[in-house]
This is a predicted structure of a 328-nucleotide part of an RNA (large-subunit ribosomal RNA, domain IV) from Prevotella sp. E2-28. The coordinates come from a structure-prediction model, not an experiment, and the mean pLDDT is 88. Rfam family: Bacterial large subunit ribosomal RNA. Rfam links the family to the GO terms structural constituent of ribosome and ribosome.
Context: one part of a larger RNA
RNA sequence: UUCGUGGCUAAGGAACUAGGCAAACUGACCCUGUAACUUCGGGAUAAAGGGUCCUCACUUCGGUGAGGCGCAGAGAAUAGGUCCAGGCAACUGUUUAACAAAAACACAGGGCUGUGCAAACUCGAAAGAUGAGGUAUACAGCCUGACACCUGCCCGGUGCUGGAAGGUUAAGAGGAGAUGUCAGCCGCAAGGUGAAGCAUUGAAUUGAAGCCCCAGUAAACGGCGGCCGUAACUAUAACGGUCCUAAGGUAGCGAAAUUCCUUGUCGGGUAAGUUCCGACCUGCACGAAUGGUGUAAUGAUCCGGACGCUGUCUCGGCCACGAUCUCA
Numbered sequence: 001u002u003c004g005u006g007g008c009u010a011a012g013g014a015a016c017u018a019g020g021c022a023a024a025c026u027g028a029c030c031c032u033g034u035a036a037c038u039u040c041g042g043g044a045u046a047a048a049g050g051g052u053c054c055u056c057a058c059u060u061c062g063g064u065g066a067g068g069c070g071c072a073g074a075g076a077a078u079a080g081g082u083c084c085a086g087g088c089a090a091c092u093g094u095u096u097a098a099c100a101a102a103a104a105c106a107c108a109g110g111g112c113u114g115u116g117c118a119a120a121c122u123c124g125a126a127a128g129a130u131g132a133g134g135u136a137u138a139c140a141g142c143c144u145g146a147c148a149c150c151u152g153c154c155c156g157g158u159g160c161u162g163g164a165a166g167g168u169u170a171a172g173a174g175g176a177g178a179u180g181u182c183a184g185c186c187g188c189a190a191g192g193u194g195a196a197g198c199a200u201u202g203a204a205u206u207g208a209a210g211c212c213c214c215a216g217u218a219a220a221c222g223g224c225g226g227c228c229g230u231a232a233c234u235a236u237a238a239c240g241g242u243c244c245u246a247a248g249g250u251a252g253c254g255a256a257a258u259u260c261c262u263u264g265u266c267g268g269g270u271a272a273g274u275u276c277c278g279a280c281c282u283g284c285a286c287g288a289a290u291g292g293u294g295u296a297a298u299g300a301u302c303c304g305g306a307c308g309c310u311g312u313c314u315c316g317g318c319c320a321c322g323a324u325c326u327c328a
Stems, first nucleotide, its partner, number of pairs: 002323008011314002015312001020309001028052005037042001039146001053068006069073001081307004086302002088299002093105002109144007122129002147294004152224003157221002159217005166212003172206002177201005184193003225243005252286001253283001264280005
C1' cells in the first nucleotide's frame, strides 16, 4: 500500500444507487396530546410536545417549592425512525434442511358430490385393518378462501346422473349346412360314389353391460360473435337490416401482477417523472367460487412519495485493532 472489523469527520444532505443497500437518526420510564379510516375491537407507543441529577424545607408520601452543579442528569450498556398513497394476500400460521419466506401452501367461512353402517373412500393376495369404538350437525373426495355487496347467459361438445322403446354388440347356447375319414357299392384299372360312427368346421336364431339414442346437470370440464346502415353542424349511434351460434360477456372492474401498439391521452406530484397516484375506455388478450368488486386490521411482502437522519455520495481525510507484506 491492500483487505477485514470498529470509531470520528468541515460544508452540503440521497446529489449515491436498479433500489436509502449499508450506516445513521429514534429508543427506557412519567406527563400532555393524538388524525383519516373502522368490522367500533382498533388505528395508537399514531403523530406532535415536555420532564428525568444533587441539596434543603414541606408533604395527603403521589409530589410541591426554593437553591445548586455540569457540555451532557434514562449522564455508560441493553431498548421503535416516522408519515402519506397504492398492488397482492383477510388475519396468527406453513414452505423449497444448504441460492426463493412470497402474491405460493394452509386457514376459519362458502359450495358441490359420494356414503344408511358389515357405509363410502383407502391399504391388503386374503384374513383383516382404517374410517370409528364415529353414524349424515358424521365421514370421504373436489373447488373456493375472513367479512361486505354479489355470483349473469349457454347442456351443442366432454364428463357425471337417470332412462329404457329401438339400432349395434362378446363369451356362451344353438346347430342348418359343409369338409375329412370309412364298411359297402360301381369300375379291368386309374378312380368315383358313399350309410352309421368319429373328427374338423359352421348359417339362422338366442344373448348383458357398453356405445348409438332420450332427458337432466355449469360453486361439473368448459364456452360466452361478425358485417352493414341510420339523428337538421360534425362526431357518435338509443334504432334498423343481415349472417352465424349451444349461448353471444350481465353486474362490477379496466393501459391492470392482465394493454401489443405504448413513455396511449388528460390531470396530480418534480425544475425536469418509461416508475407512481387519479381519471378516460380504443379490454392486441378483465369478468363473476379456474370466483368479481370493495375492504378496517395484519405483512422481515412488492411499488411510489415525504419528513428526520446520516461518509451512500460531492471526495476524500484521520484513528484503533486484526490480517497481508518485509526482517529476525